[in-house]
């Protein structure tokens, strides 16, 4: 240079003229200064704030997370880091199969499969206390055949193997040696796994030692158990004003109870029901409550409504998210729903004309050429998409410009 991927920035701008919104100044004409987005978008988290739940506390139901620390009002975000797998580059070993150490970037819904359910299709003999299709052995016991006998040979019947070989994504650890009829963690050695334990880390965890032959795969984004967190509802929330109307009608359920003092009212105390999904305790209340049907008025105006976990710069803390100070600024608040047309310039891509006193290339020069760069004219095109209470994520769309990283290739030095 190219092509792949990841991330970050803008994503139009000036000027004039008409026209919207809402704020403040004005007696008015008007004037000042502001007015859509990184995603306003999906409605997937977390919050503020707003109203309902009687209070406490256990437990149930429902839902979320899910390696360790850290950041935040919190989150299922954000950073560090630690494991795992795989990728690339570099060194060490090698018995030429492999193994190990460094550095770098990528993925990762990373607790448990021995609490128990289930599921692994097809193929294969067998898919989890499993198996014998080709195969290997047949030592022991049997048959044959040789021998006087010991015993040798043969085939492979009973039997023994899961170490080669097939089949699958996966086949019950791998490699070497020994061992055996033949084999096999049967032994062994290294690695795996497992379990305990000095050091090191806040911690996940990691070097290091010592033990265990260690049958029991994968899948929990399958149910499901462990750890931990979590009240509901939602600006259409709620609040105020005005208007209207029928404080409507109908069925069912369960209690209105005892004892005391009082002349009554009332008072106290047991029982009982209602107030939360059960329960214990505690408050409140008792014509109170619980359940079902059928009907009526109200859709009008105000606020909520925009100063905020806000923005910017500069210093420090900190590997980083982030946080501390200091100075500065105030940038939409509509209610059927404002920010728009119109002209010129300018930015930017694409097309096409033009050799233009560029720049290139050719040639001694005069000069020819013009793919490409640079200038001129021209003509077209400029993405995704429009606040509604507000913020901190996520997650998904974006024509085209520019900037950084990574990752393979090309060339040069």
């Nucleotide at each position: 240079c190219c092509a792949g991927g990841g991330g970050g920035c803008c994503g139009g701008g000036c000027a004039g003229u008409c026209g919207c919104g809402a704020a403040c100044c004005g007696a008015a004409u008007g004037g000042u200064a502001c007015g859509a987005g990184g995603a306003a978008a999906g409605u997937c988290c977390g919050g503020g704030c707003u109203c309902c739940a009687c209070g406490a506390a256990a437990c149930a139901a429902g839902g979320g997370u899910g390696g360790c620390g850290g950041g935040u009002a919190a989150c299922g975000c954000c950073c560090g880091c630690c494991g795992u797998g795989g990728c690339g580059g570099g060194g060490a070993u090698u018995u030429c199969g492999g193994u190990c150490c460094c550095c770098g970037g990528c993925a990762c819904a990373g607790g448990g499969a021995a609490a128990g359910u289930g599921c692994c299709a097809c193929a294969g003999a067998g898919a989890g206390c499993a198996u014998a299709c080709c195969g290997c052995c047949g030592a022991u016991g049997g048959c044959c055949u040789c021998u006087u006998u010991c015993g040798a040979g043969g085939a492979u019947c009973a039997g023994g193997c899961a170490a080669g070989g097939g089949u699958g994504a996966a086949a019950g650890g791998g490699u070497g040696c020994g061992g055996u009829a033949a084999g096999a963690g049967c032994g062994u050695a290294c690695c795996g796994g497992g379990g305990c334990u000095u050091c090191g880390g806040c911690a996940a965890c990691g070097c290091g030692g010592c033990c265990c032959g260690c049958a029991u795969g994968g899948c929990a984004a399958a149910c499901c158990c462990c750890a931990c967190c979590c009240g509901g509802a939602g600006c259409a929330a709620g609040g105020c004003c005005g208007a209207a109307u029928a404080g409507g009608g109908g069925c069912g359920g369960c209690g209105c109870g005892c004892c005391g003092a009082g002349c009554a009212a009332u008072c106290g105390g047991c029982a009982g029901g209602u107030g939360c999904g059960u329960u214990u305790c505690g408050c409140a209340u008792c014509g109170a409550c619980c359940g079902c049907c059928c009907g009526g008025g109200u859709u009008g105006g105000c606020u909520g409504c925009u100063c905020g976990a806000g923005c910017u710069c500069u210093g420090g803390a900190g590997c980083a998210a982030u946080c501390c100070a200091g100075a500065g600024c105030c940038u939409a608040g509509a209610c059927g729903a404002a920010u728009g047309g119109c002209u010129g310039c300018c930015c930017c891509c694409g097309c096409g004309c033009g050799g233009c006193u560029g720049g290139u290339g050719u040639g001694c020069a005069a000069g020819c050429a013009u793919a490409c760069c640079g200038c001129g004219c021209g003509c077209g095109g400029g993405a995704c998409a429009g606040a509604a209470c507000c913020c901190g994520g996520c997650u998904u769309a974006c024509a085209g410009g520019c900037c950084c990283c990574c990752u393979g290739g090309c060339a040069c030095c």
Molecule: Bacterial RNase P class A
Organism: Erythrobacteraceae bacterium Alg239-R51